Description
This is a predicted structure of a 155-nucleotide RNA (FMN riboswitch aptamer (RFN element)) from Maribrevibacterium harenarium. Its Rfam family is "FMN riboswitch aptamer (RFN element)". About the family: The RFN element is a highly conserved domain that is found frequently in the 5'-untranslated regions of prokaryotic mRNAs that encode for flavin mononucleotide (FMN) biosynthesis and transport proteins.

RNA sequence: AUUCGUUCUCGGGGCGGGGUGAAAUUCCCUACCGGCGGUAAUGGGGUCAGACCCCAAAGCCCGCGAGCGCUUGAGUCGCUUUAUGCAACUCAAGGACAGCAGAUCUGGUGUGAUUCCAGAGCCGACGGUGAUAGUCCGGAUGGUAGAGAACGUGU
Numbered sequence: 001a002u003u004c005g006u007u008c009u010c011g012g013g014g015c016g017g018g019g020u021g022a023a024a025u026u027c028c029c030u031a032c033c034g035g036c037g038g039u040a041a042u043g044g045g046g047u048c049a050g051a052c053c054c055c056a057a058a059g060c061c062c063g064c065g066a067g068c069g070c071u072u073g074a075g076u077c078g079c080u081u082u083a084u085g086c087a088a089c090u091c092a093a094g095g096a097c098a099g100c101a102g103a104u105c106u107g108g109u110g111u112g113a114u115u116c117c118a119g120a121g122c123c124g125a126c127g128g129u130g131a132u133a134g135u136c137c138g139g140a141u142g143g144u145a146g147a148g149a150a151c152g153u154g155u
Base pairs, nucleotide, nucleotide: 001155002154004152005151006150007149008148009147010146016030017029018028019027031135032134033124034123035064036063037062038061042056043055044054045053046052059122060121067100068099069097070094071093072092073091074090075089076088078086079085080083104120105119106118107117108116126138127137128136
């Protein structure tokens, strides 16, 4: 330096102002926010310097994540045509599930950029609510993509 194993720790931000109204942080104008891994022409560091190495850097480029749905199984409670039938709810598992379900262009520089610079745009689960929610409340003191450390182990 690296492989595998175990344990531990960490692991999501945001409605301020104005308008309408009986009522809105939900509508309208404005404001604000951006998880994880990859990619990197930018920035920083190591080196006398270079090669090279290290660190940071994309919401909308490629992928991942929780939620809903879907599928399968189990259970509960119903329906009536009593059936290997159907509905609802609960629990568990599933991404060799393509669904909800996502969103970027223009100009500039350059060999090279949807990543840099400039400008203008766009996107954001489910349930709740006196009124429609990325920002409030709830599941959630949860779970997860992952990140780091320690110890052991092999090379």